[in-house]
Context: one part of a larger RNA
RNA sequence: AUGAACGCUAGCGGCAGGCUUAACACAUGCAAGUCGAGGGGUAACAGGGAGCUUGCUCCGCUGACGACCGGCGCACGGGUGCGUAACGCGUAUAGAAUCUGCCUUACACUGAGGGAUAGCCUUUGGAAACGAAGAUUAAUACCUCAUAGUAUCAUUUUAUGGCAUCAUAGAUUGAUUAAAGGUUACGGUGUAAGAUGACUAUGCGUCCUAUUAGCUAGUUGGUAAGGUAACGGCUUACCAAGGCUACGAUAGGUAGGGGCCCUGAGAGGGGGAUCCCCCACACUGGUACUGAGACACGGACCAGACUCCUACGGGAGGCAGCAGUGAGGAAUAUUGGACAAUGGAGGCAACUCUGAUCCAGCCAUGCCGCGUGAAGGAUGACUGCCCUAUGGGUUGUAAACUUCUUUUAUACAGGAAGAAACACUGCUACGUGUAGCAGCUUGACGGUACUGUAUGAAUAAGCACCGGCUAACUCCGUGCCAGCAGCCGCGGUAAUACGGAGGGUGCAAGCGUUAUCC
Numbered sequence: 001a002u003g004a005a006c007g008c009u010a011g012c013g014g015c016a017g018g019c020u021u022a023a024c025a026c027a028u029g030c031a032a033g034u035c036g037a038g039g040g041g042u043a044a045c046a047g048g049g050a051g052c053u054u055g056c057u058c059c060g061c062u063g064a065c066g067a068c069c070g071g072c073g074c075a076c077g078g079g080u081g082c083g084u085a086a087c088g089c090g091u092a093u094a095g096a097a098u099c100u101g102c103c104u105u106a107c108a109c110u111g112a113g114g115g116a117u118a119g120c121c122u123u124u125g126g127a128a129a130c131g132a133a134g135a136u137u138a139a140u141a142c143c144u145c146a147u148a149g150u151a152u153c154a155u156u157u158u159a160u161g162g163c164a165u166c167a168u169a170g171a172u173u174g175a176u177u178a179a180a181g182g183u184u185a186c187g188g189u190g191u192a193a194g195a196u197g198a199c200u201a202u203g204c205g206u207c208c209u210a211u212u213a214g215c216u217a218g219u220u221g222g223u224a225a226g227g228u229a230a231c232g233g234c235u236u237a238c239c240a241a242g243g244c245u246a247c248g249a250u251a252g253g254u255a256g257g258g259g260c261c262c263u264g265a266g267a268g269g270g271g272g273a274u275c276c277c278c279c280a281c282a283c284u285g286g287u288a289c290u291g292a293g294a295c296a297c298g299g300a301c302c303a304g305a306c307u308c309c310u311a312c313g314g315g316a317g318g319c320a321g322c323a324g325u326g327a328g329g330a331a332u333a334u335u336g337g338a339c340a341a342u343g344g345a346g347g348c349a350a351c352u353c354u355g356a357u358c359c360a361g362c363c364a365u366g367c368c369g370c371g372u373g374a375a376g377g378a379u380g381a382c383u384g385c386c387c388u389a390u391g392g393g394u395u396g397u398a399a400a401c402u403u404c405u406u407u408u409a410u411a412c413a414g415g416a417a418g419a420a421a422c423a424c425u426g427c428u429a430c431g432u433g434u435a436g437c438a439g440c441u442u443g444a445c446g447g448u449a450c451u452g453u454a455u456g457a458a459u460a461a462g463c464a465c466c467g468g469c470u471a472a473c474u475c476c477g478u479g480c481c482a483g484c485a486g487c488c489g490c491g492g493u494a495a496u497a498c499g500g501a502g503g504g505u506g507c508a509a510g511c512g513u514u515a516u517c518c
Stems, first nucleotide, its partner, number of pairs: 001516002004514005011370006017363002019328001024326003028323003033072003038069002041065002045063003048059005079281003088206008098198002103194008111145004121134005151176004156171006181186001207253003214244003219241008256278004260271004283304005306317004334360001336359003342356001343354004373404004384395001386393002409455006418445001424439007462507005467488003473502005483490002
C1' cells in the first nucleotide's frame, strides 16, 4: 500500500469501490427499435355516419394503428480477458497501393415505361415449430429505355513535376453506367472536395527457459493469371533454390497491450481493479450472406457437447448485457426508480425506444469529515478493586456538585439548484424557412439536500499491546505443565514473556491478525 478476507467492536455524513475463484451451468423479467409526411390496407381501441328489427349490423370516413411490403438503425452503446509473445499494443512515419453510410460545401440532373410479390381472400399439411397450392394488389421494393460529365474503361497526344513503378493538368476519338417519389414540409441521382471512421505497410520498443540448436516446400524469390477497396505467396500454375538463426531462430512455459497505479530521495522494483484508448472473444469449431461498415453477443447455415418440448415423425435454446439463481470459494450487492438531465436510434415534428446513463437500495470495503460534551470543581470524598514498610499510595479533576452549549439525536415547520431547450404563441432580421429575442412548458432523485424552532448531556467507545527490538509494571494463579512466540526466546515454586486482575501505552469507529507487493 490493497478490488482484500477473518476475529472483536460499532453513532453519523460526503465521495468512491464492490465474483480477484468456474470464459461453470442458467429458471424468470427487461437490455433495439423506429417511421402512416414511402405503400397496400384496417386486426384491436376511440370518434363520426348510415340502416332499421332500439340493440344489433354496415361504412377506413376520421384519430390512430396489430400484422405485412419498404427505408434507416441493429457493425454504436454494454460485457468479458478465453485466446494472442503478434505490426497485437506503444511510438514515429508512409499509402505514386486504399475504402468511407449519415454530415458539410460546390456544380448538374430528377424524363418515359413495365412485370411481379408479401399482405388480404379461398383451399390445404403438421402435435408443434413451421409450412404448401391457387386467385389477386401497391410502393421511396424490382426491372427496362432515354438523357449525362470534372465519372469509369480503351485509343492518340502535349506540358509540368517527382520517389522506381509513375503522378498531376489539358486536348482527341470511341464505348459504358443514374434517379423516386411525396396533399410540398422533406427527399432521390451523378461528380468533385472536406470532415469523420476504417484498412494496409515500415523503423524502434515489448516476459521466462539453451536441462529447447538447428528451423522452413507456399517455404524464399521471380514470371503470369486470379482475387481484394487496395499492395502482397493472399491463392494457383510454371521456374529458380532460396529464407531465418548464438545480436537466440525453432520449440516449450506464462501473459491481453498502453495511459496509468503502488513503492522508492532517485535509479529501479512490483501491478495492469475502477476511469480512458486499442485489441480479441460471444456455448465449442467452421462458413459465408446482407450491408458504407460484420465474417455480426441478444442475425443466418453446418458440425459437436449440453439443456428442454414432443403425438417419436420432428423441433427449441445460448446472461463474458442489467438484475437474479445454483455451483465453486476466505470472499464481492437489488429479480429497484426514471428517461428529469447527458448521450444514442428512428422520425419534419410531437414523440417512441434506450438495464447506455442519471439516481436510489445493500456492505465500515476504502479515503475524508464530524460526534460521543465544555468550563469550574480537593473534604485529593466514600464504597469497591489494586498495591503496601499498615503510615499510606493509586484509580483521580476522575466523580458528586455548580454553570454553559446543542454539533448530533428526536419532534414540528419551510424547502431547493440541477431546466435550458425542443415544440407552441408573439416580435425582429434576411427572404419563404432559417437565425435571434420574449413568453409558456417539463424533476426519477425527493418533501431529499439545506434552513428555522423546541426539548434535553440528553442518543453514541472500542480494539490491540505493556521482556528486548518497541511506547507502556505490579500482584495473584500455574510450576518445562497449561500455554506464548514476528526474531531473540519465555515457563522446571517469588514468571514485568503463560492465564486473570489492577494500573499503563498506542490507535480510534475502528483496532488487530492473515495474505501479497515495494